[in-house]
RNA sequence: CCGUGCUAGACGGGGAGGUAGCGGUGCCCUGUACCUGCAACCCGCUAUAGCAGGGUUGAAUUCCUGCCCCCGGCUCUGGAUCUUGGGGUCUGACCCAGGUAAGUGGUGUCGACGACCGGGUCCUGUGCGGCGUAAGCUUGUGAACCCCGUCAGGUCCGGAAGGAAGCAGCGGUAAGCAAGUCCUUGCGGGUGCCACGGGAUAGCCUGGUCUGAGCUAACUGCCGGGGUAACGCCUGGGAGAAAGAGUCAAAGGCAGGUGCGCGG
Numbered sequence: 001c002c003g004u005g006c007u008a009g010a011c012g013g014g015g016a017g018g019u020a021g022c023g024g025u026g027c028c029c030u031g032u033a034c035c036u037g038c039a040a041c042c043c044g045c046u047a048u049a050g051c052a053g054g055g056u057u058g059a060a061u062u063c064c065u066g067c068c069c070c071c072g073g074c075u076c077u078g079g080a081u082c083u084u085g086g087g088g089u090c091u092g093a094c095c096c097a098g099g100u101a102a103g104u105g106g107u108g109u110c111g112a113c114g115a116c117c118g119g120g121u122c123c124u125g126u127g128c129g130g131c132g133u134a135a136g137c138u139u140g141u142g143a144a145c146c147c148c149g150u151c152a153g154g155u156c157c158g159g160a161a162g163g164a165a166g167c168a169g170c171g172g173u174a175a176g177c178a179a180g181u182c183c184u185u186g187c188g189g190g191u192g193c194c195a196c197g198g199g200a201u202a203g204c205c206u207g208g209u210c211u212g213a214g215c216u217a218a219c220u221g222c223c224g225g226g227g228u229a230a231c232g233c234c235u236g237g238g239a240g241a242a243a244g245a246g247u248c249a250a251a252g253g254c255a256g257g258u259g260c261g262c263g264g
Base pairs, nucleotide, nucleotide: 001264002263003262004261005260006259009057010056011055012030013029014028015027020046021045022044023043024042034054035053036052037051038050063257064256065255066254067253068252072248073247074246075245076244077243081239082238083237084236085235086234087233090232092231093228094227095226096225098223099222100221102220103219104218105216106215107214114210115209116208117207118206119205120204121203122199123198124197125196126195127194128192129191131188132187133186134185135184136183137180138179139178140177141176147172148171149170150169155164156163157162
């Protein structure tokens, strides 16, 4: 060096989580990398760290080591932004009245504000009117008998003359009923462009006199007061983009390393 047979190893790895720790199951990354059984109220192990059984390959494209590169994850700094509690004069914001009168508006020399006089509005009484109601009054109606008058017929008494009671009818009337409202009286009021007296007179309205330039506070501004806590603000908790620092690190690239037997 060639041939042949073995062995170590390999047949996926990694991150977070979980765990005393390791590996696995589940999640994520990488990307194709044997099979079966087991497992989150876990499973299996113990520093040589999945276990058990089977299979393939095998000293190199495939195994091991180092370096480069870097998917992805995690930690810290950072804080745009978001979320969730608390606070209440912290100026703000919002709401409510109050004050002020700088600005705007309105009003005012065709006379503001103010003062005074009168009237009204308010209370009370009287008169008159109106309305309502009751009684009177007027009209009508109104009693089988137990109301009145007259009482046909009929009845009764009487020898007769004559007398008596009396239904219906007719006329009238009582209580009652109905209507009328010119008149009389009493009572009542959510009654009156009515008249008169007394009271009250703060405000408002109105007529007049005096005075002579303000008055008003609707909007803005300002001042202090009360309230609210959606927002701003303050103060806690949490999430968290950009950016930065670190850590683990798949796949990939490069370099190096790697055993035993037999035969020639």

A computed fold for a 264-nucleotide RNA from Dethiobacter alkaliphilus, annotated as Bacterial large signal recognition particle RNA. The sequence is in RNAcentral, with records from ENA and Rfam. It matches the Rfam family "Bacterial large signal recognition particle RNA". Rfam's curators write: The signal recognition particle (SRP) is a universally conserved ribonucleoprotein involved in the co-translational targeting of proteins to membranes. The family's RNA type in Rfam is non-coding RNA gene. It is recorded under the gene name ffs. Taxonomically the source falls in Dethiobacter (Bacteria, Bacillati, Bacillota, Dethiobacterales).